Model confidence (mean pLDDT): 84 of 100. A computed fold for a 1531-nucleotide RNA from a Rhodothermaceae bacterium, annotated as small-subunit ribosomal RNA. Rfam family: Bacterial small subunit ribosomal RNA. The source organism's lineage runs through Bacteria, Rhodothermota, Rhodothermia, Rhodothermales and Rhodothermaceae.
RNA sequence: AACUACGGAGAGUUUGAUCCUGGCUCAGGACGAACGCUGGCGGCGGGCUUCAUACAUGCAAGUCGAACGAGAACGCGUCCUUCGGGACGCAAGUACAGUGGCGCACGGGUGAGUAACGCGUAGGCAACCUGCCCUCGAGUGGGGAAUAACCAUCGGAAACGGUGGCUAAUACCGCAUGCUGUCGCACAUCGCAUGAUGUGUGAUGAAAGUCUUCGGACGCUCAAGGAUGGGCCUGCGUCGGAUUAGCUUGUAGGUAGGGUAAUGGCCUACCUAGGCUACGAUCCGUAGCUGGUCUGAGAGGACGAUCAGCCACACUGGCACUGAGACACGGGCCAGACUUCUACGGAAGGCAGCAGUAGGGAAUAUUGGGCAAUGGGCGAAAGCCUGACCCAGCCACGCCGCGUGGAGGAAGACACCCCUAUGGGGCGUAAACUCCUUUUAUAUGGGAAGAACACCUCCCUCAGGGAGGCUUGACGGUACCGUAUGAAUAAGCACCGGCUAACUCCGUGCCAGCAGCCGCGGUAAUACGGAGGGUGCAAGCGUUGUCCGGAUUCACUGGGUGUAAAGGGUGUGUAGGCGGGACGGUAUGUCAGAGGUGAAAGCCCACGGCUCAACCGUGGAACUGCCUUUGAAACUGCCGUUCUUGAGUCUCGGAGAGGUCGCUGGAAUUCGUGGUGUAGCGGUGAAAUGCGUAGAUAUCACGAGGAACACCAGAGGCGUAGGCGGGCGACUGGACGAGUACUGACGCUGAGGCACGAAAGCGUGGGGAGCAAACAGGAUUAGAUACCCUGGUAGUCCACGCCGUAAACGAUGGAUGCUCGGUGUUGGCCCUCAUUGUGGGGUCAGCGCCCAAGCUAACGCGUUAAGCAUCCCACCUGGGGAGUACGCUCGCAAGAGUGAAACUCAAAGGAAUUGACGGGGGCCCGCACAAGCGGUGGAGCAUGUGGCUUAAUUCGAUGCAACGCGAAGAACCUUACCCAGGCUCGAACGCGGUCGGACAGGUCUUGAAAGGGAUCCUCCUUCGGGUCGAUCGCGAGGUGCUGCAUGGCUGUCGUCAGUUCGUGUCGUGAGAUGUUGGGUUAAGUCCCGCAACGAGCGCAACCCCUGUCACUAGUUACCAGCGGAUCAUGCCGGGGACUCUAGUGAAACCGCCUGCGCAAGCAGUGAGGAAGGUGGGGACGACGUCAAGUCAUCAUGGCCCUUACGCCUGGGGCUGCACACGUGCUACAAUGGGUGAUACAAUGGGCAGCCACCUCGCGAGAGGGAGCCAAUCCAUAAAAUCACUCCAAGUUCGGAUUGGAGUCUGCAACUCGACUCCAUGAAGCCGGAAUCGCUAGUAAUCGCGUAUCAGCAACGACGCGGUGAAUACGUUCCCGGGCCUUGUACACACCGCCCGUCAAGCCAUGGAAGCUUAGGGUACCCGAAGUCCGUGACCCAACCUCGGAGGGAGCGGCCGAAGGUAAAUUAAGUGACUGGGGCUAAGUCGUAACAAGGUAGCCGUACGGGAACGUGCGGCUGGAUCACCUCCUAA
Repeated sequence: AACUACGGAGAGUUUGAUCCUGGCUCAGGACGAACGCUGGCGGCGGGCUUCAUACAUGCAAGUCGAACGAGAACGCGUCCUUCGGGACGCAAGUACAGUGGCGCACGGGUGAGUAACGCGUAGGCAACCUGCCCUCGAGUGGGGAAUAACCAUCGGAAACGGUGGCUAAUACCGCAUGCUGUCGCACAUCGCAUGAUGUGUGAUGAAAGUCUUCGGACGCUCAAGGAUGGGCCUGCGUCGGAUUAGCUUGUAGGUAGGGUAAUGGCCUACCUAGGCUACGAUCCGUAGCUGGUCUGAGAGGACGAUCAGCCACACUGGCACUGAGACACGGGCCAGACUUCUACGGAAGGCAGCAGUAGGGAAUAUUGGGCAAUGGGCGAAAGCCUGACCCAGCCACGCCGCGUGGAGGAAGACACCCCUAUGGGGCGUAAACUCCUUUUAUAUGGGAAGAACACCUCCCUCAGGGAGGCUUGACGGUACCGUAUGAAUAAGCACCGGCUAACUCCGUGCCAGCAGCCGCGGUAAUACGGAGGGUGCAAGCGUUGUCCGGAUUCACUGGGUGUAAAGGGUGUGUAGGCGGGACGGUAUGUCAGAGGUGAAAGCCCACGGCUCAACCGUGGAACUGCCUUUGAAACUGCCGUUCUUGAGUCUCGGAGAGGUCGCUGGAAUUCGUGGUGUAGCGGUGAAAUGCGUAGAUAUCACGAGGAACACCAGAGGCGUAGGCGGGCGACUGGACGAGUACUGACGCUGAGGCACGAAAGCGUGGGGAGCAAACAGGAUUAGAUACCCUGGUAGUCCACGCCGUAAACGAUGGAUGCUCGGUGUUGGCCCUCAUUGUGGGGUCAGCGCCCAAGCUAACGCGUUAAGCAUCCCACCUGGGGAGUACGCUCGCAAGAGUGAAACUCAAAGGAAUUGACGGGGGCCCGCACAAGCGGUGGAGCAUGUGGCUUAAUUCGAUGCAACGCGAAGAACCUUACCCAGGCUCGAACGCGGUCGGACAGGUCUUGAAAGGGAUCCUCCUUCGGGUCGAUCGCGAGGUGCUGCAUGGCUGUCGUCAGUUCGUGUCGUGAGAUGUUGGGUUAAGUCCCGCAACGAGCGCAACCCCUGUCACUAGUUACCAGCGGAUCAUGCCGGGGACUCUAGUGAAACCGCCUGCGCAAGCAGUGAGGAAGGUGGGGACGACGUCAAGUCAUCAUGGCCCUUACGCCUGGGGCUGCACACGUGCUACAAUGGGUGAUACAAUGGGCAGCCACCUCGCGAGAGGGAGCCAAUCCAUAAAAUCACUCCAAGUUCGGAUUGGAGUCUGCAACUCGACUCCAUGAAGCCGGAAUCGCUAGUAAUCGCGUAUCAGCAACGACGCGGUGAAUACGUUCCCGGGCCUUGUACACACCGCCCGUCAAGCCAUGGAAGCUUAGGGUACCCGAAGUCCGUGACCCAACCUCGGAGGGAGCGGCCGAAGGUAAAUUAAGUGACUGGGGCUAAGUCGUAACAAGGUAGCCGUACGGGAACGUGCGGCUGGAUCACCUCCUAA
């Protein structure tokens, strides 16, 4: 100090948005790792996870001469020698080999097998063994017979072996002695016990020596004890599968025997028939177990490398021998596979020891050094052996530490590079530069600890201890210390869209690519690739794989099941689980104390050692467990006694479509017979099929037969559920009320089991009226295997037997208790009365509705809970694949029950919200329909568009909302297009530099022009310069692209009445409220009400025109009165009255009246007024929608072109014509055409203009020419009206087309203008389907003006006035819109979504005649080695009484591995063909579902059909809408 607090984070992704459910994914940690890029050093660790695959080579177990025989070589000494050498002695009893002893059963490796007493933990053995070691007691006497080595010889290629002969021992064998050994007997004591101990007695059982300093030492034998190690037994714990449910014959037990160290079916014989199993036997799969490791807040989960304990194995299978110990990794035998040698006859081998090799694999090291240390074997010891071990080598494989420099240094470097708004910014104190340091690396010098032993000497000694001396280091000249030199030797990797820290440029253009999830990329990519910059980590960084975490996503801690996945269809009941009150006892669980154990290491704490750390040491704590023991007794359990409230029994009573069986009734349908009667009936949206003159339908009477029971009937009743409905009877079940007599917890739930279980369906036999799958016909339709119609068979009905499923639903398991109320109703019971009533009150049991608290994701539930609690059962764990496949069980079948995986997706889902939509509903509006008037669509022409054509027919606009649109003017120009000819700082413009006033300009020439060439003339100045031009450099220029990069402008919904905000309130939230409701309005206009109160943008008003009046002012307008003049005219004087002009005002507000209404307001043939209910018209267009339109009005980002995609010029084209469409004009005629006469406007315009008037011309027009810069001058208004004519016709309608002749504009009318005249005289006789405009000064009709413009294709557009209608009952329907509500699977919002077949590609999978492989088992055959048994006439040294005892070979038997045969079985693989499934931008057919989805949908079942699906029967609401009934809430 631990003990004793320290411990818990979330995010992304389903939606338009929200909350929830739910999966997927990420951030963290870890690893015996691998791969990619990179790599300075050191320390400590680690290193075949795959083929328990095969192994070359070397090493990994020997040692003892102080047990034994034999016994060299080398060396030394002496002697001899032929000089080659030899003999003897010493060395030395030393080496190799042998006998013998001990060891080889340890150490080391591996994890194949094993689901087991294998392991872990706690115990037991009175059922056991234990070499070496320790203690103690006793002993070690005397003999004998062999045998290897060796020698000789033989066989064999070898390995090896045979025969004969010699020899020793601590080798072998008797004898003696012998204890507490062993066995037998007797007795005593003890134990719970099989038994133990002791005493006595009889029998039986031992030994080995070697060395010696002579002291002894080491051995040997017997016995007892200890220690150590082992053997056996037991409780508990120890993976997955029930698509493995039954297994077992030595099996379970007994008796006897055998066997073992020992218990035991361990083995044998006999006897009994047992034993195990749902608390999971058996079988299958997987796996060594543990201490621990990783993770986690923990509980858990996953793992079991290194280290440690146990087990198992040693090429595969079997077997025993030896031994204290093995059924033995480096021993043996046999069999098998494989490899090697071979003379072919036979032999040899086993790296899962250390290195190493091949192979496998993503992947894992040196054929190293040393026994110096630690440990082991042998030895008395020296010592020998030791790939155990200690070290070194390789590898960033991991953890830890250090370094790659430090301080200063802004001219913030004109560096490179990057960005830029071109000003600048970033990199960046970074560098350079100055000063400093030297870890590390390099060189050099010094240099450890690890060493203690042993041995020798001495001392004390029983073992043994002490002192001194001498020697021993692989690592290693290593760690460490010092010196020298010099910033010198040392930085990468990943990432930068969000999660998730970090942003820009370029390239690319749904390509190339990225991606953990969501997702990026289709020309402006922070997401791809590169770069600059940044962020993170760092000698590493990323990726991949795996585990835990996050994941409360299997929930013990700590989840759920009405609608998200999930309550079994219902009951009964077994096992099991749980269980009322009181008392007593007990002590199973429980709690407490103590003891034992929980190995060490590890984790944690403290201290200590390596400079720190990693690492290591010491001590502590912990090890949550198990066992023993002592206590406690509240709770639980157990035992006993007792109680009545749970449960049950009994008595009385009433209610009921409860069940089964039998009998019976009337109405209706159909059929039959007969009568009446005649032409239709029937059926539908409309029809047809069908029936009927052979008499139907209709109607009357009678009869037959089957099925179902109107009204009563209800929110009602009964039943466990399914379900039950005429009446009567028989039998029978349950619930309820009242009484409170009895029993005394007898209870609740309920896996399996058993029973019941709608409809459809099946079997047998009946029955069959109606209805009606299938089927047939008729319709509908593009088709119609449907919806509709006409028929019609199974079936529907009965009996008996199956089936066993439904949206079998309250989508809500059962039981018990508790928790505010209101109201209705069914069945009982009780009380009560000034009101005896259809009264009031109370209570029990049901069935409904509304609501509180609480719960819920919300919806909702709410004493009939989905609230608060307890108990038990069932079920769920993302979507699809799939309730499918396989297997099994059940079934006659149909099928039911049980019930996966591969693969695939990032969602699938619930509730609620806002929208949008509906062949949903309600209310309302609009020329929306209707009522009307006139058109279009038919003709000719004009114009625009499409298409086609073309050198070009420039471009844009494309449903409404493009198409007489941009274009309010295309012959050239315009002009953007095409052809041709030219220019290049450029056709225009700005700035700067230089040069020049022969540059510009004029003339001539060439040319189609532009352009080229020639020539003439020859700047200004205040000297600063200006101006013009040339040239150079910057900028140019582009109607080139992108309207999907944009601004601006515009269209449209729509002049529709809406769209929002602040604060407050409600809701977890998206959101709601306000803005809804009741009225009203053209209007979200206003009023009333209201958890809202206010406000903004819209509406309205304010503005303009017009309608009335007043005032003011009168010129060019006007002229009543006065005067003048004229044939006549406001012509003149004049006048401001009138009209008018144009400025200012007034007026209209539902103000007044009546009626209705709370009010707002509405109505009125009301009054007044010029005008009456926004008087009429215009301008004005909310939030937003359509990626609407426009880059070609303009502006503009980006991209693109730069002797051209720019600019100039000539010509052509935009006008092209088989055709189609839109918009118009003119017509088709008599309400008209023609001719003549005649009346009345307004707007607007005019000097390169409008043009009176005159002349000419038939005319367009021409030539003259006055007036007017305009209320002054200029311009016939037309229709209308009045006459005449035409007379119903392709015309006196209609005017196209064409011919001829002209006019005007203009540089120029050919392509390609307008107009005029003459001639020509087409189609067309009112227009199919369809479709457009308009509600009053409107439609219709008539003319006039203007812009653009030289002229004009204008019949267009925009304005002006003249004449001037009809109709609106009304809102059912079509279209569009507004508000409220409802449904929704839509949100790109119905032009939505979406289903199935078929066709194509890819993927995984089921079935399948079979084929192949593997596993385990069964039966039989064969049967090696070997133990055991039997035999043993053959062989044999030890002992003896010589004949035996004993032993062995051989043979036989049981068992027995491998092998063989057979029939099955299991699991894989494969398989022609075949089944469905999944996935895949744009395939085919339909339209099933989502709205009432156009036939409501769905569930079960049956039949049918290309397909979705259709139909029948029964069920459900998870169906819209309308109506009715009932109930509830509020008033």